A computed fold for a 1394-nucleotide RNA from an uncultured prokaryote, annotated as small-subunit ribosomal RNA.
RNA sequence: UGCAAGUCAAACGGUAAGGUCCCUUCGGGGAUACACGAGUGGCGAACGGGUGCGUAACGCGUACGUAACUUACCUCUAACUGGGGCAUAGCUCUCGGAAACGGGAAUUAAUUCCCCAUAAUAUCAUUUUGUGGCAUCACAGAAUGAUUAAAGCUCAGGCGGUUAGAGAUGGGUGUGCGUGCUAUUAGAUAGUUGGUGAGGUAACGGCUCACCAAGUCAACGAUAGCUAGGGGGCGUGAGAGCGUGACCCCCCACACGGGUACUGAGACACGGACCCGACUCCUACGGGAGGCAGCAGUAAGGAAUAUUGGACAAUGGGGGCAACCCUGAUCCAGCCAUCCCGCGUGCAGGAUGACGGCCCUAUGGGUUGUAAACUGCUUUUAUAAGAGAAGAAACCCCAAGAUUUAUCUUGGGCUGACGGUACCUUAUGAAUAAGCACCGGCUAACUCCGUGCCAGCAGCCGCGGUAAUACGGAGGGUGCAAGCGUUAUCCGGAUUUACUGGGUUUAAAGGGUGCGUAGGCGGCAAGGUAAGUCAGUGGUGAAAUCCCGGAGCUCAACUCUGGAACUGCCAUUGAUACUGAAGACCUUGAGGAUAGUUGAGGGGGGCGGAAUAAAUCAUGUAGCGGUGAAAUGCUUAGAUAUGAUUUAGAACACCGAUUGCGAAGGCAGCUCACUAAACUAUUACUGACGCUCAGGGACGAAAGCGUGGGGAGCGAACAGGAUUAGAUACCCUGGUAGUCCACGCCCUAAACGAUGCUAACUCGACAUUGGCGAUAUACUGUCAGUGUCCAAGCGAAAGCGUUAAGUUAGCCACCUGGGGAGUACGUUCGCAAGAAUGAAACUCAAAGGAAUUGACGGGGGUCCGCACAAGCGGUGGAGCAUGUGGUUUAAUUCGAUGAUACGCGAGGAACCUUACCUAGGCUAGAAUGCUUUCUGACAUCCCGUGAAAACGGGACUUCCUUCGAGACCGAUUGCAAGGUGCUGCAUGGUUGUCGUCAGCUCGUGCCGUGAGGUGUUGGGUUAAGUCCCGCAACGAGCGCAACCCCUAUCACUAGUUGCCAGCGAGUAAUGUCGGGGACUCUAGUGAAACUGCCUGCGCAAGCAGAGAGGAAGGAGGGGACGACGUCAAAUCAUCAUGGCCUUUAUGCCCAGGGCUACACACGUGCUACAAUGGUAGGUACAAAGGGUUGCUACACUGCGAAGUGAUGCCAAUCCCAAAAAGCCUAUCUCAGUUCGGAUUGGAGUCUGCAACUCGACUCCAUGAAGCCGGAAUCGCUAGUAAUCGUAGAUCAGCAAUGCUACGGUGAAUACGUUCCCGGACCUUGUACACACCGCCCGUCAAACCAUGGAAGUUGGGUGUACCUAAAGACGAUAGCCGCAAGGAGUUGUCCAAG
Repeated sequence: UGCAAGUCAAACGGUAAGGUCCCUUCGGGGAUACACGAGUGGCGAACGGGUGCGUAACGCGUACGUAACUUACCUCUAACUGGGGCAUAGCUCUCGGAAACGGGAAUUAAUUCCCCAUAAUAUCAUUUUGUGGCAUCACAGAAUGAUUAAAGCUCAGGCGGUUAGAGAUGGGUGUGCGUGCUAUUAGAUAGUUGGUGAGGUAACGGCUCACCAAGUCAACGAUAGCUAGGGGGCGUGAGAGCGUGACCCCCCACACGGGUACUGAGACACGGACCCGACUCCUACGGGAGGCAGCAGUAAGGAAUAUUGGACAAUGGGGGCAACCCUGAUCCAGCCAUCCCGCGUGCAGGAUGACGGCCCUAUGGGUUGUAAACUGCUUUUAUAAGAGAAGAAACCCCAAGAUUUAUCUUGGGCUGACGGUACCUUAUGAAUAAGCACCGGCUAACUCCGUGCCAGCAGCCGCGGUAAUACGGAGGGUGCAAGCGUUAUCCGGAUUUACUGGGUUUAAAGGGUGCGUAGGCGGCAAGGUAAGUCAGUGGUGAAAUCCCGGAGCUCAACUCUGGAACUGCCAUUGAUACUGAAGACCUUGAGGAUAGUUGAGGGGGGCGGAAUAAAUCAUGUAGCGGUGAAAUGCUUAGAUAUGAUUUAGAACACCGAUUGCGAAGGCAGCUCACUAAACUAUUACUGACGCUCAGGGACGAAAGCGUGGGGAGCGAACAGGAUUAGAUACCCUGGUAGUCCACGCCCUAAACGAUGCUAACUCGACAUUGGCGAUAUACUGUCAGUGUCCAAGCGAAAGCGUUAAGUUAGCCACCUGGGGAGUACGUUCGCAAGAAUGAAACUCAAAGGAAUUGACGGGGGUCCGCACAAGCGGUGGAGCAUGUGGUUUAAUUCGAUGAUACGCGAGGAACCUUACCUAGGCUAGAAUGCUUUCUGACAUCCCGUGAAAACGGGACUUCCUUCGAGACCGAUUGCAAGGUGCUGCAUGGUUGUCGUCAGCUCGUGCCGUGAGGUGUUGGGUUAAGUCCCGCAACGAGCGCAACCCCUAUCACUAGUUGCCAGCGAGUAAUGUCGGGGACUCUAGUGAAACUGCCUGCGCAAGCAGAGAGGAAGGAGGGGACGACGUCAAAUCAUCAUGGCCUUUAUGCCCAGGGCUACACACGUGCUACAAUGGUAGGUACAAAGGGUUGCUACACUGCGAAGUGAUGCCAAUCCCAAAAAGCCUAUCUCAGUUCGGAUUGGAGUCUGCAACUCGACUCCAUGAAGCCGGAAUCGCUAGUAAUCGUAGAUCAGCAAUGCUACGGUGAAUACGUUCCCGGACCUUGUACACACCGCCCGUCAAACCAUGGAAGUUGGGUGUACCUAAAGACGAUAGCCGCAAGGAGUUGUCCAAG
């Protein structure tokens, strides 16, 4: 902005527009049985359509009632439809206003209005009969009297009108039952509850009013607050339920917010009226207009929701006699993959398994994949062309027929928005048509690359820190499919609110405990009743939906049809086991009676002794007291101690206990009276009187509070002293409240058996308390308690187990993840402290229980180790050597770094090594292997440049041969380059450590739901999980031990280079020589030691003994040998190796430098500080090694390192080689020395291209620190420590005082296991499991997102009271209007809003 409610001229007066006809001055006029604006009148507008504000209600659902009511139009029945009158709109004239609209005058009609007549089965009054019921009463009938009706139109067929009755339909109203949350809402109510009377209504009723009474509702939840339309149904679920109320149907409520009535059959009325208010619009400022929660549409809001379409053709509705008109109801179309259903995107063949992609163990294979290409076929769908519906039959018209003349039947004709739509046919041609999510597990589906706790993913668990099936991409795969995935919500799984169908010892959960009200539940037997209960029948349970059968659209979705169902409610008939209600019995539950017994049961009074403290007196003198040790404190003004006397308060030793009593809290000297209870025995009493218990009320440790006493000891707070880093603590010295009494409060505890009360049932053993039964102390039976252990059973397990946590019944209380929090707010109680009741926001993915295996403990038990102790010697102090840190540097290469790095890798850094730095060079490369071809060389030498590498030039120029070739070198081709670059937290191998500690496991069986246990623990024993005994274990494996090597004794064999007793020879001397195998020795084979023997102890294993014997005695002494595992231990720089990085460099060559720096700190060593010594001279005794680029005798030279010559030895032959400490003699005489040797100067030797940075050694000179080492700390138990030398590897030489071996001399000590460290086994606790280097608590900063508080400030809702009071309703009313009915005006009451 348009449309959504009009229609009737067959009710009326009429004629504004139009049609037709006539006339015309062409302006217009007239007629009209066409039609009709506006108006009067009738019917409709109360239906249909929309929305869910309000409403927790008789609103809705269901059932019943209305004897308390109404119903226009429709149907049927009966009767009637006569006469008269007054107005008013319209029209005409006029006035006001911008408009909306309004005022006045004149005149007029009706199916408008009024009067009269007639009238009853209507209404009213009186009298009366019958029947019935449910209290008031209802129904049927009779008589008399009174009151009230009507409308016409017409095509003459009819359509209407009035009264009464009946029906149908719709509605009003009442009642039973059902229908949210909150008790942190417990009392609500004055027309409130009832009565009488009146008014009002269609009708009952406090609906309203007057009067009277004081009721009514509520723990079975009143009132209040919050939320919400209800139902059929819908979603889900096995069901019970839970959630929900879109579409369709029924009911209710609403129509801008609020109030009110009018009209009408029906409204307090969505498209009517009036008033108040908010808002919007018009205005001439004086006033007016409006209500989309109708259909479209617009704006705003929002994550989000459509066209300002067509048609009344069908169905339905309103009006009309009808034609017809109206109908955003409805039927259709449009938009949206929003949902449901159906269909397609092709089918068959086709392997050199094509190309391409991706992956791999990569000359090849796998996969995409028969997938494609290619060949053949089909044509749904799309496209084009053609044909083309059903939905339509009526009304109406025409004709015919029948009849009861109202009408009906038959035939024909008229009518399609959708729509040229559905459907059908033809043509071309695979032609027109596939996406989305996912691929770690749940959960179907896996690889590569990129990234590197980044980027990101994530429903839960969780992925990502350089090999990510989890991120991103790709290839492949899986699922669904015109959809797919995400998000939100509901149900399910969830037995996780448990009615079906859970729990409460320890996981959340038993009230602190009695008494007891309401309530719930309740013993035995019989008869009646029939409320519950059960069964049959009837009514109802709308339709749709759901289910089943059938049918229609090609199928289906969808629709139609029939059935079943709607588990409910009501009524009625029957049954009577159980429950109930009423009455009447019983004795076993419960109570009572009699007799006895028991006890720290309770409140009150009296009495007692010990101890403590104080006071007084006495004795007596210097300390007492207290502690781990002290101090504060007390004391010469006489303490502590001892004795005597007195006073005070509190608590009651022994008995005393696994005891007793009590409802719990709790109760303990003795005694008196009072009082409560329990138990036992007997019983001829009562007769179910019982159990439990929400609220309620009582009791309720300790601490605390109030008032008044009391106050010895103890003792919060407080003070002082200690301890300590601190010590507002633990310990000590004091000490106030309090502890005690009386009275009154508080009302909580781990108030615990963490276990509510009552009753019944279910094996036993032992102990104990109080009774009883027999004469009995034993023993036994029984009742009531108190405990321990167990069967069945239960339990997650631990455990419980007649005192249940077992099996049942009844009642009460309580729980529903952790934290926030027993907090906040509110309320109740309290003097206060506080108690009771008791949340949420927010936050976490856990919190928790029981048990298991470890680890740990300033837990316990047993045991071991140079672990401590007992000893000996060191380190830490000095100088030097060496390694490390740090610092420095161009570089000081790298690694090792508690024990388990630091004389470690390195068993040899001047160059090299060398990895580092500086500078110069090379780029398929410095090296190696294989391979192709070529030269005969290459090497070497010389020259030039250069620091060298290197570059340039020159000289010289093989071996072998089967003559094919081969070897070798160089060049060259190709394939593998190279890297001491990174990652030891990607690895192999190797190694350290716990630890040479005695442990670590398995099979079968058994136990446990399981983790797991047992074995492996226990009693002994051992170096040992070594062995023995026992045992639900029996066996076995890896470890231990043994087997192996060296060494200690002997035997046999062998006898050179070793040996030499006896024999011989020889020398100055020597096994030097001949010989010998006796001895030593060498190196091979054996023997030997086993607790075998004896004694003692012991079951045994085994242990002990100065035992015997023996070379050796209980493992004779050493070595090699290292279980399962731990430390992400060490090493990518020995080596190997995955991945990454680098390629004119992070590779390679070369010169020089560096790894050797030096304020300092640490580790490991050497040498010392001296007399058990130094120096000088003399003299003795080893073992094990090494040697040809070597060790070198011997001689000479040199002070010496060494040099020159020369000899032996490839080694039991020769050499290194002197062993040293030791022993003998001399000297030094306690000093910074004849100790000590650093440092420095000079001169040399040797190795080596080369000793400057930076070698070792020799000689001369120099002669530092240091006089035995703080705290602390290391090694060692016997041929050990200590001490003394010797050799070797590496190596040109050597920074070696290191390392690895060798022998010589050769001790002391161990009471013992309390303590320190480490380890083993058993046991115990655990909130630890990265395992105590664990875990974990609190404060502190900033902010204000969440929650709470907060002076205040602000908005909304609601109640009550008062004032004013519109429209309207109900009343009152003399004047004015009207013939009258009545009206206007005035006025009272009520009342929305304010």

The RNAcentral record of the sequence draws on ENA. Model confidence (mean pLDDT): 83 of 100. It matches the Rfam family "Bacterial small subunit ribosomal RNA".